The RNA shown here (transfer RNA) has 75 nucleotides and comes from a Burkholderiales bacterium. The organism belongs to Burkholderiales, within Bacteria. Rfam family: tRNA. Rfam's curators write: Transfer RNA (tRNA) molecules are approximately 80 nucleotides in length. Rfam classes the family as a transfer RNA. The RNAcentral record of the sequence draws on ENA and MGnify. Its mean pLDDT, the model's own confidence on a scale to 100, is 81.
RNA sequence: GGGUGCUUAGCUCAGCGGUAGAGCACUUCCUUCACACGGAAGGGGCCACAGGUUCGAUCCCUGUAGCACCCACCA
Numbered sequence: 001g002g003g004u005g006c007u008u009a010g011c012u013c014a015g016c017g018g019u020a021g022a023g024c025a026c027u028u029c030c031u032u033c034a035c036a037c038g039g040a041a042g043g044g045g046c047c048a049c050a051g052g053u054u055c056g057a058u059c060c061c062u063g064u065a066g067c068a069c070c071c072a073c074c075a
Base pairs, nucleotide, nucleotide: 001071002070003069004068005067006066007065010024011023012022013021018055026042027041028040029039030038048064049063050062051061052060
């Protein structure tokens, strides 16, 4: 330098055109002398960023950024 993939809740990951979910974590309550475990309820993200297409975009297209891998070059 070229190519491919990924970027969604604090973390790990689903979802893949009709305004977003799970597990763990977190908060409150119950239970306990207390903690843990267990049970119940709840909060939290506009989907890396910017444009475009569309009636409508997390989802399609373009660019940018970051991460991972492959190839090439230099040494």